Small-subunit ribosomal RNA, central domain from an uncultured prokaryote, 350 nucleotides, folded computationally. The prediction has a mean pLDDT of 88.
Context: one part of a larger RNA
RNA sequence: CUGGGCGUAAAGCGCGCGUCGGUGGUUUGGAAAGUUGGAUGUGAAAGCCCCGAGCUUAACUUGGGAAUUGCAUUUGAUACUGUCGAGCUUGAGUGUGGUAGAGGAAAGCGGAAUUCCGGGUGUAGCGGUGAAAUGCGUAGAUAUCCGGAGGAACACCAGUGGCGAAGGCGGCUUCCUGGACUAACACUGACGCUGAGGUGCGAAAGCGUGGGGAGCAAACAGGAUUAGAUACCCUGGUAGUCCACGCCGUAAACGAUGUCAACUAGCCGUUGGGAGGAUUGCCUAUUUUAGUGGCGCAGCUAACGCGAUAAGUUCUCCGCCUGGGGAGUACGGCCGCAAGGUUAAAACUC
Numbered sequence: 001c002u003g004g005g006c007g008u009a010a011a012g013c014g015c016g017c018g019u020c021g022g023u024g025g026u027u028u029g030g031a032a033a034g035u036u037g038g039a040u041g042u043g044a045a046a047g048c049c050c051c052g053a054g055c056u057u058a059a060c061u062u063g064g065g066a067a068u069u070g071c072a073u074u075u076g077a078u079a080c081u082g083u084c085g086a087g088c089u090u091g092a093g094u095g096u097g098g099u100a101g102a103g104g105a106a107a108g109c110g111g112a113a114u115u116c117c118g119g120g121u122g123u124a125g126c127g128g129u130g131a132a133a134u135g136c137g138u139a140g141a142u143a144u145c146c147g148g149a150g151g152a153a154c155a156c157c158a159g160u161g162g163c164g165a166a167g168g169c170g171g172c173u174u175c176c177u178g179g180a181c182u183a184a185c186a187c188u189g190a191c192g193c194u195g196a197g198g199u200g201c202g203a204a205a206g207c208g209u210g211g212g213g214a215g216c217a218a219a220c221a222g223g224a225u226u227a228g229a230u231a232c233c234c235u236g237g238u239a240g241u242c243c244a245c246g247c248c249g250u251a252a253a254c255g256a257u258g259u260c261a262a263c264u265a266g267c268c269g270u271u272g273g274g275a276g277g278a279u280u281g282c283c284u285a286u287u288u289u290a291g292u293g294g295c296g297c298a299g300c301u302a303a304c305g306c307g308a309u310a311a312g313u314u315c316u317c318c319g320c321c322u323g324g325g326g327a328g329u330a331c332g333g334c335c336g337c338a339a340g341g342u343u344a345a346a347a348c349u350c
Base pairs, nucleotide, nucleotide: 003322004321005320006319007304008303012318014201015200016199017198021194022193023192025088026087027086028085029084030083033081034080035077036076037075038074039073040072041071042070049065050064051063052062053061054060091191092188093187094186095185096183097182098181099180103177104176106174107173108172109171110154115149116148117147118146119145120144121143125136126135162169163168206247207246208245209244210243211242215241216240220236221235222234223233258317261314262313263312266295267294268293269292270291271290272289273288274287275286276284277283299306300305323350324349325348332343333342334341335340
């Protein structure tokens, strides 16, 4: 390389948008590039293969044929692919009316709780643990009541419930805004899918500048435990956690399962719509969609398991893997303020 693979054995980019490229519904006509038939030319000779001939035979030599799977020219075919033209409506999209939602951004507001401050009551303990001690407290703590300040997070509702491409999103109100679903029609007429590069988003931690700082809490200090204890436990506590703007670009970024499409037994939940029934005010024996769960047939799988939300049967395009270690490292490039990220070997060794 031909292959064979990628849920757990090596292997799906964290997720979108999208350029080149690849690929693409249905009808009809033209042309004939791919495709395919014939003919002609060429494809040196020798060799290989077949049938003969010559040395007594063979090796060897030699005659004829075949082969030379190719290329070019020419002449036909038109199913399929491409191309050009004209259409179609099922894919895709637009319009109209509705629906659900922690989807996003900004502003404002609210109550509970912790902490701190002021005041009242009140007195000797509080706190903490396996047990203690460090710690706090007669300069009046803990407890309790009233008032105030400030920051962060939003109990119940809450649900294998909802929304979002993923990361993720949860008090309430307002404003701006994205997407989805749905019903009946109307319209456009393949406008689609995927996507190397590229570009945007991207938890936490971390970084820069300026704010903020209640609680929690790396580092750090002390007390314990222990043979030791640079830990687990306890008392404190700084970065940080929060906000604004700018970086970083990584995670077991997981469904460890790329995206799009089609097909393939059933049963039971649940969310949002539609139809129908029953009725009349909220049910549902029915049915249909779009999600989200639990079982399960066929089939698949090394097994576990998956099973219309496939890991089944097919198709499109992309990414990735190729024994373990060395190593996701070195060197170089690119990116970054840095931390580092990304791309990514070899020697050697088993």